Predicted 3D model of an 87-nucleotide RNA (c-di-GMP-I riboswitch aptamer) from Neobacillus mesonae.
Its mean pLDDT, the model's own confidence on a scale to 100, is 83.
It was read from a public genome assembly, where an Rfam model found it.
C1' cells in the first nucleotide's frame, strides 16, 4: 500500500401502507411512514431479464383477443465508481 471476510463508530438510503399531482397503463415525483440494505450509489444505448400496451398490425364482429417499445423497472441478475475500519 492491496484483497477477502467483518465487529464497531460516523452517516446514508426508503419496502408495503395513506394522501395529493402526472400517465392510457406499467411506474414516477411530493408529504408521512420504516421492510430491509455496505453500495438498496450511478448506468435502461456494456449485457440478460421483468412489467405495461396508448399508438401500429393481425384476426374477430359487440365493444373484444394476440402480438409489438419508442414507454416503465437497477430494492432481479449483472457493469461501474465509492465511506470507515478493530480483528
Nucleotide at each position: 500500500a492491496a484483497a477477502u471476510a467483518u465487529a464497531a463508530a460516523a452517516u446514508g438510503c426508503a419496502a408495503a401502507u395513506a394522501c395529493g399531482u402526472u400517465g392510457a397503463a406499467a411506474a414516477a415525483c411530493g408529504u408521512a411512514g420504516g421492510c430491509g440494505c455496505a453500495a438498496a450509489g450511478c448506468u435502461a444505448c456494456a449485457g440478460g431479464g421483468a412489467c405495461u400496451a396508448a399508438g401500429g398490425u393481425g384476426c374477430a364482429a359487440u365493444u373484444g383477443c394476440a402480438u409489438u417499445a419508442u414507454g416503465u423497472c437497477a430494492g432481479c441478475c449483472a457493469g461501474u465508481u465509492g465511506c470507515c475500519a478493530c480483528u